């Protein structure tokens, strides 16, 4: 340098879950009450530990946020672009 790893953007794929009432400037709002889980968040195993506290993961569990049209979404591809180490 290439590649690979991390982060940014951009492009493309992206699932899940709603009825009802009532106001409406018909775009939307609010309320009961049911749901979903893949932004974010929280928990916990194995392990690690002076065996104490405590470190410690998810797509697992929770459902604070959030969603149940769009739009965002974990996650993967493709591409810039920066950054660290390697050699």
């Nucleotide at each position: 340098a290439c590649g690979g790893c991390c982060g940014a953007c951009g492009c493309g794929g992206g699932a899940g879950a709603g009825c009802c009432g009532g106001g409406c400037a018909c775009g939307c709002c609010c309320g009961g009450c049911a749901c979903c889980g893949a932004a974010g968040g929280a928990g916990c195993a194995a392990c690690c530990u002076c065996c104490c506290c405590g470190g410690c993961a998810a797509u697992c569990u929770c459902u604070c946020a959030g969603g149940u049209c769009c739009a965002g979404c974990a996650c993967c591809g493709c591409g810039u672009c920066g950054g660290a180490c390697u050699g």